[in-house]
RNA sequence: GACUGAUUAGCUCAGCAGGUAGAGCAUCUGCCUUUUAAGCAGAGGGUCCGGAGUUCGAACCUCCGAUCAGUCACCA
Numbered sequence: 001g002a003c004u005g006a007u008u009a010g011c012u013c014a015g016c017a018g019g020u021a022g023a024g025c026a027u028c029u030g031c032c033u034u035u036u037a038a039g040c041a042g043a044g045g046g047u048c049c050g051g052a053g054u055u056c057g058a059a060c061c062u063c064c065g066a067u068c069a070g071u072c073a074c075c076a
Stems, first nucleotide, its partner, number of pairs: 001072007010025004019056001027043005049065005
């Protein structure tokens, strides 16, 4: 330098075909328990990497950029 993949909740990850964004763990509250742990119920938590475009409507499509990982190439 070229190409490929990835970026979504605090962490790890889903999201089929464009139509108000989810799970597990963690956190908080309550229940249960002699207590802790475990278990049960509930709650909070998101500019979907940034920008632009297309569209009635974008996490999803197109373009530009950023970061990470990998493959290949180049280079004394």